[in-house]
C1' cells in the first nucleotide's frame, strides 16, 4: 500500500419506542433506550424514496413542484481503529 473481516483485544455508533425541543411537514437535535452496524465516520455528487411551506394551476375540492429531508435505500467521493494475508 492492497485485499479480507474467520479469530482476539480495547473500544465506538445507536433502530423501534418514550420524554423534551425545533419544524408547515417529512424529519432533525438532546436525554433515556438497544434492533442492528467493520465505516451505522464525513460529503446530498448521481439515482431512489419521503414531505409539500412558498409558488403555479383550479370556482372549489384538489393537483403539480424541492429550494426541504433521508448517508441506517443504492451507487460515488474523502478519511479512519484493530487483526490476518
Nucleotide at each position: 500500500u492492497u485485499a479480507u473481516g474467520c479469530u482476539a483485544a480495547g473500544g465506538g455508533c445507536a433502530a423501534a419506542c418514550c420524554u423534551g425541543c425545533c419544524g408547515a411537514a417529512a424529519g432533525a437535535c438532546a436525554g433515556g433506550g438497544a434492533c442492528g452496524c467493520a465505516a451505522a465516520g464525513c460529503c446530498g455528487c448521481g439515482g431512489g424514496u419521503c414531505u409539500a411551506a412558498a409558488a403555479c394551476c383550479u370556482u372549489a375540492c384538489g393537483g403539480u413542484c424541492a429550494u426541504g429531508a433521508u448517508a441506517g435505500c443504492c451507487g460515488g467521493g474523502c478519511u479512519g481503529c484493530c487483526a490476518u494475508a
c-di-GMP-I riboswitch aptamer from a Clostridiaceae bacterium, 85 nucleotides, folded computationally. The organism belongs to Clostridiaceae, within Bacteria.